[in-house]
Molecule: Bacterial RNase P class A
Organism: soil metagenome
RNA sequence: CAGGCCGGGUGAUCGCGGGCUCUCGCUUCGGCGGGAGCUCGAGGAAAGUCCGGACACCGCAGGGCAGGACGCUCGGGCAGCUUCGGUGGGUUCGCCCACCGGGGCCAACGAGGCGGCGAAAGCCGACGGAAAGUGGAACAGAAAGGAGACCGCCGGUCCGGGCAACCGGGUCGGUAAGGGUGAAACGGUGGGGUAAGAGCCCACCAGCGGCCAUGGCGACACGGCCGGCUAGCCAAACCCCGUCCGGUGCAAGGUGAAGCAGGCUCCGAUGACGCGGCCCGCCGAGGAGCCGGGUACACCGCCAAGAGAGAUGGUCACCCUCGACAGAAUCCGGCUUACAGGCCUGCU
Repeated sequence: CAGGCCGGGUGAUCGCGGGCUCUCGCUUCGGCGGGAGCUCGAGGAAAGUCCGGACACCGCAGGGCAGGACGCUCGGGCAGCUUCGGUGGGUUCGCCCACCGGGGCCAACGAGGCGGCGAAAGCCGACGGAAAGUGGAACAGAAAGGAGACCGCCGGUCCGGGCAACCGGGUCGGUAAGGGUGAAACGGUGGGGUAAGAGCCCACCAGCGGCCAUGGCGACACGGCCGGCUAGCCAAACCCCGUCCGGUGCAAGGUGAAGCAGGCUCCGAUGACGCGGCCCGCCGAGGAGCCGGGUACACCGCCAAGAGAGAUGGUCACCCUCGACAGAAUCCGGCUUACAGGCCUGCU
């Protein structure tokens, strides 16, 4: 440095939540409450909810706008979606279903390329485009991009001083060599050149673009020739290009279903219903049944943790290296963030 693993241990005891078995009590027969035994009971991140998928529903959702995610190359492709072909079956002849085979999309993953960091092992990279367009660059600085004259340098001219050489100041121009500011100031070094300078010219070097050759499937690497001299940074700024994405998320959604309201039918002042089952008797205005939608509520979805969004703990004893970050809520991947300490393997 990389990969993997652990995340106090053992025992006793008292609890908490779920399941199974047995059992007791109550019951309006739907259940409710209690006891005993056995058994299960958080994580590597359960977190953030940033991506993707399963699953579910929505007009089976075709096209477009907006929006979002991703972006070096090759391989890889679980699940899923889609397309083509074949076989078999069904059909309301529109087509549908199953299986087999090929292709496309797609996350993980593997190997590599390039850039940066490191002595190395190795690590990091939103890794398409900045010579399409728009925009931005705090502070400092004259100027932040086909820029710029603050100081300096040089020339003309004017004024002043001086015998003069020249000096000082103003003004007009030239100049990116030098100074200064800055994260960054429009290639570097040397020479020529010039009033002073400058890729203005030349040599070499760096960078960019084009062509060619070689190696590689490719990203790309290495080399040669030519070009203008330099066209810098930011796209996790807008934007452009390419690929993908219908929307909403388990409070999804499904099943059952009181009561109230509604619809239909029947019974009822020739006395219904009710008064313990029947008759008599009493009473005196509503009663009964069915229907579909659907609320409360219950169950499923949902789990060998698993729901009420509520459990997964406490105490004692002993031991050790003295214990960090942190608590499930449909499930599964990825990413990110937090983390005391310890173990194993390999490498420098």